[in-house]
Context: one part of a larger RNA
RNA sequence: CUCAGGAGAAGGAACUCGGCAAAAUUAUACUGUAACUUAGGGAUAAAGUAUGCCUCUUAUUAAGAGGUUUUAACAAUAGGUAGCUGCGACUGUUUAAUAAAAACACAGCACUCUGCAAACACGAUAAGUGGAAGUAUAGGGUGUGACGCCUGCCCAGUGCUGUAAGAUUAAAUUUUUAAGUACAAAGCUUAUAAAUCAAGUCCCAGUAAACGGCGGCCGUAACUAUAACGGUCCUAAGGUAGCGAAAUUCCUUGUCGGGUAAGUUCCGACCUGCACGAAUGGCGUAACGAUGGCUACACUGUCUCCUCCUGGGACUCA
Repeated sequence: CUCAGGAGAAGGAACUCGGCAAAAUUAUACUGUAACUUAGGGAUAAAGUAUGCCUCUUAUUAAGAGGUUUUAACAAUAGGUAGCUGCGACUGUUUAAUAAAAACACAGCACUCUGCAAACACGAUAAGUGGAAGUAUAGGGUGUGACGCCUGCCCAGUGCUGUAAGAUUAAAUUUUUAAGUACAAAGCUUAUAAAUCAAGUCCCAGUAAACGGCGGCCGUAACUAUAACGGUCCUAAGGUAGCGAAAUUCCUUGUCGGGUAAGUUCCGACCUGCACGAAUGGCGUAACGAUGGCUACACUGUCUCCUCCUGGGACUCA
């Protein structure tokens, strides 16, 4: 020096991206226990008291009374706690060897397909098999993701579904004409011109918990400012409720308030939303989380600022 462990005056996070690491808490019994809440929880909440040994008694792993000194759970093993907030409801799953999460899944919800030789999937376009020894309270696919309150407007585009009047339209079939087959007839081949004619497409209608989309400009109230109101252009329709500097806000460390002596983070508001927004779900939410951000108490060698001790290794010498 390095690894592992132990102790530390005064201070106590001043360290640091960040209390990372360490310390602290930890047992049993009794007392006591808040907000909030889906009334189950939260909860071992928090906070506090007792604990040894001897004698006696009783209903004898315990309790009571008396005494005692060293004031006692502990050799090891054995929650730090509290507050605000984002995300995800939860238990669960995941990148075997850099990511455990807010990602995936989930119960619940919705749409859609499927009447059984089911849809769908595997299989050279097969047989067959799964689906299923099931039968729409079933099975497949897609999206969302407990629960609570809700889920607005647009079918012009692209899909999907339906309708069949008309338009378009292949091969094929029928017919016309011409040429070739050395003439003619028949047949065949090629070309030509018509007729008939399927799905599809056009057309028409429906459908957004299908893919998706959800505006400008100008003026106006008796201070000013703002615009409930009016005009005009465009559109399929012009963003409703709720939320909002947000995991989304560029300008931006926005402005105001709180916390600090001092706060680009945090919490509460405002709304000027560059570029939130309703199952690509919106907004809340108790409980839960080796989850993200912030704070307080306790605690400490993280630090001010380092010191000592024990053991292993390196190292030096023999």
Large-subunit ribosomal RNA, domain IV from Candidatus Vidania fulgoroideorum, 318 nucleotides, folded computationally. The prediction has a mean pLDDT of 84. Its Rfam family is "Bacterial large subunit ribosomal RNA". The full RNA is in RNAcentral, with records from ENA.